RNA sequence: GGGCUCUUAGCUCAGCGGUUUAGAGCGCUCGCCUCACACGCGAGAGGUCCCUGGUUCAAAUCCAGGAGGGCCCA
Numbered sequence: 001g002g003g004c005u006c007u008u009a010g011c012u013c014a015g016c017g018g019u020u021u022a023g024a025g026c027g028c029u030c031g032c033c034u035c036a037c038a039c040g041c042g043a044g045a046g047g048u049c050c051c052u053g054g055u056u057c058a059a060a061u062c063c064a065g066g067a068g069g070g071c072c073c074a
Stems, first nucleotide, its partner, number of pairs: 001073007010026004018057001028044005050066005
């Protein structure tokens, strides 16, 4: 320098262009349970879907550019 691929909650990841401006597991907080802790049960907080534009009635999802990570070629 060229090609491919990934970026969504603290972590690991789901998520057909359309059901209130997005979910699961783990973790976190609170409550119940217990003498207490753990386990278990219930509830809750936590996201400008990497950034900037574009297409569209409508974009996490499609397109372009940029940024970062990974792999391959030279």
Description: This is a predicted structure of a 74-nucleotide RNA (transfer RNA) from Salinibacter ruber. Its mean pLDDT, the model's own confidence on a scale to 100, is 81.